[in-house]
RNA sequence: AACUUAUCAAGAGAAACUGAGGGACUGGCCCGAUGAUGUUUCAGCAACCACACAUAUGUGACGGUGCUAAAUCCAGCAGAACAUAGUUCUGGGAGAUGAGAA
Repeated sequence: AACUUAUCAAGAGAAACUGAGGGACUGGCCCGAUGAUGUUUCAGCAACCACACAUAUGUGACGGUGCUAAAUCCAGCAGAACAUAGUUCUGGGAGAUGAGAA
């Protein structure tokens, strides 16, 4: 890199160092010297795995991950309904994360 499966409109940031980019890609739209990004520390959120206790679904949160601007920020492909300007909805694709398999 590729495969299977579940979830993705909720939730949760400070400091130190760094110093101009970042939000996966493309288009838009945003964020950014009142400090982007990255690293570290501490804190928090959540409950996928593991675990504990009750039970068929909950509670907890010591451990393994993950996450802490905006719905995965919105759209991208196909279709439907309103009526051509777009809006809304459904499914898909892509992506992210967990668990598994190899």
Molecule: SAM riboswitch aptamer (S box leader)
Organism: Alkaliphilus metalliredigens